[in-house]
């Protein structure tokens, strides 16, 4: 650098009410990378939003041609798709052991993106998706 392949988990039980996996209550789950010691809550990235930018004529919008359609041709700050930059983007504390731990043990909390819907980390949906990274191979 080049191809293959992998790459995200969780609503059970019960109240109320027309109606709730969304509201109460007991639970139930945790991507990648790094850290003398193993992490949802330390440090970074990723996905997710917003915006600039450059490219794209496959879709889409205009225009042009036609009787009308279709095809050809143009149209990129209409819209979609997509390279990169920028801003946003959730949350932890006490003990105790050690040579080292906001990472192990014990124990109190705390967080969790957009759209639908009775208010959603767990249900649909974009998503059989895309991405960080891993792991084979030339």
């Nucleotide at each position: 650098a080049c191809u293959u392949u992998c790459g995200g988990g969780g609503c059970g039980g019960g109240g109320u009410g027309a109606a709730a996996u969304u509201c109460c209550c007991c639970a139930c789950c945790g991507a990648c990378g790094g850290u003398g010691a193993a992490a949802g809550c330390c440090c970074g990235u990723g996905a997710g939003c917003g915006u600039c930018u450059g490219a794209u004529a496959c879709a889409c919008u205009c225009c042009u041609u036609u009787g009308a359609a279709a095809a050809u041709g143009g149209u990129a700050u209409u819209c979609g798709u997509u390279u990169g930059g920028c801003g946003c983007u959730g949350a932890u504390u006490c003990g105790g052991u050690g040579a080292a731990a906001u990472u192990c043990c014990g124990a109190a909390g705390c967080c969790g993106a957009c759209g639908g819907u009775a208010a959603a980390g767990u249900c649909c949906g974009g998503a059989u998706g895309a991405a960080a990274g891993a792991a084979a191979g030339u």
Molecule: FMN riboswitch aptamer (RFN element)
Organism: bovine gut metagenome